[in-house]
A computed fold for a 73-nucleotide RNA from a Hyphomicrobiales bacterium, annotated as transfer RNA. It matches the Rfam family "tRNA". The family's RNA type in Rfam is transfer RNA. RNAcentral records the identical sequence in 2 taxa. Its mean pLDDT, the model's own confidence on a scale to 100, is 81.
RNA sequence: GUGCCUUUAGCUCAAUCGGCAGAGCGCCGGUCUGUGGAACCGGAGGUCACGGGUUCGAGCCCCGUAAGGCACC
Repeated sequence: GUGCCUUUAGCUCAAUCGGCAGAGCGCCGGUCUGUGGAACCGGAGGUCACGGGUUCGAGCCCCGUAAGGCACC
C1' cells in the first nucleotide's frame, strides 16, 4: 500500500431482513447475618467509536474518518 474483520453500560457480549437499547459480572441501596461473604429483592449507569447520507423511522443500510486485529504485497 491492497483486501477483510471488529468497535454497543466500568468489563465480557446480545439485540430477526430497519420499528421501545438489553443480559451476565461489577457498582450502589435494602433484607438476612454477631461481622463479612453467600443468597434474595430493588436501583443507578448509554453521544450504539466519530462525521455525513438514505428513510416516516438507523445500533442495523450507504459514504468517509479514527482505533485495534488478520491476510497478502